[in-house]
RNA sequence: CUUUGCUCAGAGCAAACUCUCCGAAAGGAGAGGGCGCAGAGCAACGGGGCUAAAGAAGAGACGCUCCUCUUCCAUGCCCGCCGAGCCGCCAAG
Repeated sequence: CUUUGCUCAGAGCAAACUCUCCGAAAGGAGAGGGCGCAGAGCAACGGGGCUAAAGAAGAGACGCUCCUCUUCCAUGCCCGCCGAGCCGCCAAG
């Protein structure tokens, strides 16, 4: 430098669920918890997924606005879905 994660050491992270808070929601933060993780470290770039507040269209109702319902839509979110990118621990070859 490179490949691999069979073995070693010391660590690290934390799913579901519970409580509190933020958020329209998806989801996020903190505490507990521990299913798992050799990048479950960083980062929404490509694909994929989730949500639909605002907006648009349609319908209902109505004197009008307001309102209710349906559909569409990311500018919101997910890196513990996959790929690409950046940085890194130990061991073995």